The RNA shown here (transfer RNA) has 88 nucleotides and comes from Hypomontagnella monticulosa. The RNAcentral record of the sequence draws on ENA.
[in-house]
RNA sequence: GGGCUUGUGGUCUAGGGGUAUGACGUCUGCUUCGCACUGUUAGAAUAGUGUAUGCUGAAGGUCCGGGGUUCAAUUCCCCGCAAGUCCA
Numbered sequence: 001g002g003g004c005u006u007g008u009g010g011u012c013u014a015g016g017g018g019u020a021u022g023a024c025g026u027c028u029g030c031u032u033c034g035c036a037c038u039g040u041u042a043g044a045a046u047a048g049u050g051u052a053u054g055c056u057g058a059a060g061g062u063c064c065g066g067g068g069u070u071c072a073a074u075u076c077c078c079c080g081c082a083a084g085u086c087c088a
Stems, first nucleotide, its partner, number of pairs: 001087007010024003018071001026058002029055002034051007064080005
């Protein structure tokens, strides 16, 4: 220098014309049991707080950038940028 592939919330990911799917994570509320701490009690026990488990709800995206086609572009076309890979 050239060919190909990829680029989507904090992370990973589905979707390739009708404004984006799910998981993890974050936040809110609730339930239950466990654990820790504290109060009460002679003790069993009981109450509160924190944390964890489970459930519900919410927030979070210039769909890599610009241009074009289209009523409409994350999707199709062109030019770039970045990453990976192959060739020279």